[in-house]
Molecule: Bacterial RNase P class A
RNA sequence: UAAGUAAGACAGAUGAUCGCGGCUGUUUAACAGGUGAGGAAAGUCCGGGCUUCACAGGGCAGGAUGCCGGAUAACGUCCGGUGGAGGCGACUCCAAGGCUAGUGCAACAGAGAGAUACAGCCGGCAGCAGCCGCUGUCGGUGAUGGUGGAAAGGCAGUGUAAGAGACUACCGUCUGCCCGGCAACGGGCGGAGCCAUGUAAACCCCAUCCGAAGCAAGACCAAGCAGAAAGCGAGAGGGCGGCCCGUCCUGCUUUCAGGUGGGUCGCUUGAUGCGGCCGGUAACGGUCGUACUAGAUAGAUGAUCAUCCAACGACAUAACCCGGCUUAUCGUCUUGCUUACCUU
Repeated sequence: UAAGUAAGACAGAUGAUCGCGGCUGUUUAACAGGUGAGGAAAGUCCGGGCUUCACAGGGCAGGAUGCCGGAUAACGUCCGGUGGAGGCGACUCCAAGGCUAGUGCAACAGAGAGAUACAGCCGGCAGCAGCCGCUGUCGGUGAUGGUGGAAAGGCAGUGUAAGAGACUACCGUCUGCCCGGCAACGGGCGGAGCCAUGUAAACCCCAUCCGAAGCAAGACCAAGCAGAAAGCGAGAGGGCGGCCCGUCCUGCUUUCAGGUGGGUCGCUUGAUGCGGCCGGUAACGGUCGUACUAGAUAGAUGAUCAUCCAACGACAUAACCCGGCUUAUCGUCUUGCUUACCUU
């Protein structure tokens, strides 16, 4: 200098004028002060806080997660590590338990996909030839060739009629012991049989976990009306996510008809933000200080001018709140690390 890789920051600032919402002060107003939409507010995919279902369970079914350890209110999230895959590398990715519990599925090709023998090799017999050998048949073979994603462990030898874990050494697989590590796992020394396809994001098995509904939840106030019929009826009805058991309550269900559709709370002080110190590899935790910065309810958060400037231009605009994940996206800046080249 170029190319990469990982993490982070910004999303406007200052001044003036006009306009809008709510808070505080004064208060009938007016006036003054300070304040007012994102990094994803999107998706509604997970997890919770909160509210209601009177209270409290057991089992089955169903669902979710899936290497180990930790963080967290919790999670399917995050951090660290192990194993595997990709990359020269920094790094990135993994739906990462079990096929020796069982049941399935595996097209085509190929002789054959849990066992098989096409071609080939070897031997016996018969015939021909008789120099090599050829044809038929029987037996052996599974090394060589071919098909395939995969042909039943790999590789170098011994051995054989020809071969073959038939045998040997080194790997591989399974397993015993020892060492390191909390563990996943790694290393070392042996032993054994020379057993072996893929697929669980197939059914399934194993381990762990899981109430439901939702702020249009729910609470209070005000106003107004009108109940009727049918069914079940304590051996009944209803509640407890589905079913059963169990338990609690005493009414419940359907149809027709009438009234209301208003107001207040919930509603923003929080598992909160920012800064310092301490602990921890980190996620994060502890402690001290500091800040209060939208709560609308048919829905405010804007417009103009000037200056600075990378930025009002992209993706896009709050409705109970929070922690994540996923998706969309204009432009600028900072830092660490890797590789290549050049110079010193």